[in-house]
A computed fold for a 345-nucleotide part of an RNA from an uncultured bacterium, annotated as small-subunit ribosomal RNA, central domain. The full RNA is in RNAcentral, with records from ENA, Greengenes and SILVA. Model confidence (mean pLDDT): 88 of 100.
Context: one part of a larger RNA
RNA sequence: UUGGGCGUAAAGGGUUCGUAGGCGGUUUAUUAAGUCGAGUGUGAAAGGUUGGGGCUCAACCCCAUAAAGCACUCGAAACUGAUAAACUUGAGAUGUGGAGAGGAAAGUGGAAUUCCUAGUGUAGCGGUGACAUGCGUAGAUAUUAGGAGGAAUACCAGUAGCGAAGGCGACUUUCUGGACACAAACUGACGCUAAGGAACGAAAGCGUGGGGAGCAAACAGGAUUAGAUACCCUGGUAGUCCACGCCGUAAACGAUGAAUGCUAGGUGUCAGGGGUCAAACCUCGGUGCCGCCGCUAACGCAUUAAGCAUUCCGCCUGGGGAGUACGCGCGCAAGCGUGAAACUC
Numbered sequence: 001u002u003g004g005g006c007g008u009a010a011a012g013g014g015u016u017c018g019u020a021g022g023c024g025g026u027u028u029a030u031u032a033a034g035u036c037g038a039g040u041g042u043g044a045a046a047g048g049u050u051g052g053g054g055c056u057c058a059a060c061c062c063c064a065u066a067a068a069g070c071a072c073u074c075g076a077a078a079c080u081g082a083u084a085a086a087c088u089u090g091a092g093a094u095g096u097g098g099a100g101a102g103g104a105a106a107g108u109g110g111a112a113u114u115c116c117u118a119g120u121g122u123a124g125c126g127g128u129g130a131c132a133u134g135c136g137u138a139g140a141u142a143u144u145a146g147g148a149g150g151a152a153u154a155c156c157a158g159u160a161g162c163g164a165a166g167g168c169g170a171c172u173u174u175c176u177g178g179a180c181a182c183a184a185a186c187u188g189a190c191g192c193u194a195a196g197g198a199a200c201g202a203a204a205g206c207g208u209g210g211g212g213a214g215c216a217a218a219c220a221g222g223a224u225u226a227g228a229u230a231c232c233c234u235g236g237u238a239g240u241c242c243a244c245g246c247c248g249u250a251a252a253c254g255a256u257g258a259a260u261g262c263u264a265g266g267u268g269u270c271a272g273g274g275g276u277c278a279a280a281c282c283u284c285g286g287u288g289c290c291g292c293c294g295c296u297a298a299c300g301c302a303u304u305a306a307g308c309a310u311u312c313c314g315c316c317u318g319g320g321g322a323g324u325a326c327g328c329g330c331g332c333a334a335g336c337g338u339g340a341a342a343c344u345c
Base pairs, nucleotide, nucleotide: 004316005315006314007299008298012313014200015199016198017197021193022192023191025087026086027085028084029083030082031081033080034079035076036075037074038073039072040071041070042069050064051063052062053061054060090190091187092186094183095182096181097180102176103175104174105173106172107171108170109153114148115147116146117145118144119143120142124135125134161168162167205246206245207244208243209242210241214240215239219235220234221233222232257312258311259310260309261308262307265290266289267288268287269286270285272283273282274281294301295300318345319344320343327338328337329336330335
């Protein structure tokens, strides 16, 4: 619950695509379903509305009137709908061009850590607030040469870029998505949103098979401490990596749904176009900061709106109980989705 809201108070779905549905640009003609007007019928009585009257008032009673709704008939044609015809601004499509860590696969490189082999070399190394556990005379640490293997890609690097979001960072090649600018020959409203639905979706986790350098839940030991199931140290297994398959959640955040139009400016920056000898300057699309009007409880937002409007979707309705129980669906499981009540303040 005919109301008010959703940046931070409860509340924007993690994201996109898209079905039904809802909404939808400009012009002309027709129609008359919605809409509007008039009339007729119905709308039982009682009751109720309005006006008047009777019991001294009132309750109560009486008289008259009015009325929505529904059906039919006649009419109006601005708006919505329908039909027909047309338009180009929305949308798409075409050509040219430059930018980009956008995605997938294959290959290649250098720095560093670790390990192995060999040389030099000798007593310590490592670690800490300080120690100790640990490593080392079976030759460590250090240093030189060679080799193996895995993971990550210093500098460039930037409130820089790209992507719907999650996210993406060495180099080369192949395949591939999107956005942007300019041009104007083409289509002619083909659009917006989107319940269900589908796809994608960090990390952790799960299954099968590989891989395993470093790091490191669990675990072990050493410290600290009253204790220390921690913080610190020495080790160390899952995991982190790859392939395929699941999971489907996050402070999945701009804590701000998508789309369209309108509404002072200033100043950086990225990719284009115009302009110039070079600049200045103009313009389009992103990305930041500051700042009017306006908004806001304030903080703040402010052409990338939280302003002014429209359309569609999602969501909220005191705290706890509780994102729990039960049921159902999905999942190998972990669990996820949907989602109460009693009771209590």